[in-house]
RNA sequence: AAGCCAACCCGCCUCAGGCGGGACGGAAAGCCACGGGUCUUUCAGACAGCCGGGUUGCCUCG
Numbered sequence: 001a002a003g004c005c006a007a008c009c010c011g012c013c014u015c016a017g018g019c020g021g022g023a024c025g026g027a028a029a030g031c032c033a034c035g036g037g038u039c040u041u042u043c044a045g046a047c048a049g050c051c052g053g054g055u056u057g058c059c060u061c062g
Stems, first nucleotide, its partner, number of pairs: 004026002008022006024049001030055003034052003037047004
């Protein structure tokens, strides 16, 4: 720099979710629930845009 992702709001739908628009923000806001944490809780789940960890990747310069 070019692309990428998309908080939250609004609209719609076959409504724990999905689609469209705007865009708070992000260098991994890609993936993994391994540890801690938060939420839900009958069982069990959710959150990777809470922190740590693992792993893969884009651009530029040296």